Record summary
This is a predicted structure of a 71-nucleotide RNA (transfer RNA) from a Bacilli bacterium. Rfam family: tRNA. It is annotated as a transfer RNA. The organism belongs to Bacilli, within Bacteria.
RNA sequence: AGGGGCUUGGUUCAGUGGUAGAACAGCGGUCUCCAAAACCGUUGAUGAGGGUUCGAUUCCUUCAGCCCCUG
Numbered sequence: 001a002g003g004g005g006c007u008u009g010g011u012u013c014a015g016u017g018g019u020a021g022a023a024c025a026g027c028g029g030u031c032u033c034c035a036a037a038a039c040c041g042u043u044g045a046u047g048a049g050g051g052u053u054c055g056a057u058u059c060c061u062u063c064a065g066c067c068c069c070u071g
Base pairs, nucleotide, nucleotide: 001070002069003068004067005066006065007064010024011023012022013021018054026042027041028040029039030038047063048062049061050060051059
């Protein structure tokens, strides 16, 4: 320099145009003499900008970061 992939709660991951989900973690509660475990409830996220669309996490595009390949 050229090509490709990834970016979603604190963490690990789903979600291929129509209400953003799970597990773990956090917080509160039940239970217990206390704690752990278990159970119930609850907070919190689409990397940034632009475009297409009635509607975008999803499609297009620019940028940023990370990873891989070629030279």

The sequence was found in a public genome assembly.